[in-house]
RNA sequence: ACCUUCGGGGCAGGGUGAAACUCCCGACCGGUGGUAAAGCCCACGAGCCAGGCUUUUCCUUCCUUACAGGAGGACGGGCAGGCAUGAUACGGUGAAACUCCGUAGCCGACGGCAAUAGUCCGGAUGGAAGAAGGU
Numbered sequence: 001a002c003c004u005u006c007g008g009g010g011c012a013g014g015g016u017g018a019a020a021c022u023c024c025c026g027a028c029c030g031g032u033g034g035u036a037a038a039g040c041c042c043a044c045g046a047g048c049c050a051g052g053c054u055u056u057u058c059c060u061u062c063c064u065u066a067c068a069g070g071a072g073g074a075c076g077g078g079c080a081g082g083c084a085u086g087a088u089a090c091g092g093u094g095a096a097a098c099u100c101c102g103u104a105g106c107c108g109a110c111g112g113c114a115a116u117a118g119u120c121c122g123g124a125u126g127g128a129a130g131a132a133g134g135u
Base pairs, nucleotide, nucleotide: 001135002134003133004132005131006130013025014024015023027119028118029108030107031044032043033042034041039106040105047083048082049081052079053078054077055076057074058073059072060071061070062069088104089103090102091101092100110122111121112120
């Protein structure tokens, strides 16, 4: 450098109601890298915008005897840019932990639905942070 594979979990039970996995009681879940093992420490990803740099191939055109070269464009690849982006304390152990143990808390994109969604449906049989393997 190229190729292959992998790469997100979760409303049990009950209440109200014409209708709710969306409201109420309650239940459940936790992507990736870093670091003493992390949803809530630092950073990244999923959303939106813009169209910058670079490059394979192809097309148009200019130039050349020709090769080479210049300019513009198209599909694609690579690398960047901007906006948005939630939440933690205390105690213990320890050389070291906002990461472990204990206790008590808190948080969760966009669009949709007969009713307000972290958990249902959809974009998505997608993409990505990345991980593993091969040449």
The RNA shown here (FMN riboswitch aptamer (RFN element)) has 135 nucleotides and comes from a soil metagenome. The model forms 96% of the base pairs in the Rfam consensus. Its mean pLDDT, the model's own confidence on a scale to 100, is 82. It matches the Rfam family "FMN riboswitch aptamer (RFN element)". For this family Rfam cites "Regulation of riboflavin biosynthesis and transport genes in bacteria by transcriptional and translational attenuation" (Vitreschak et al., Nucleic Acids Res, 2002).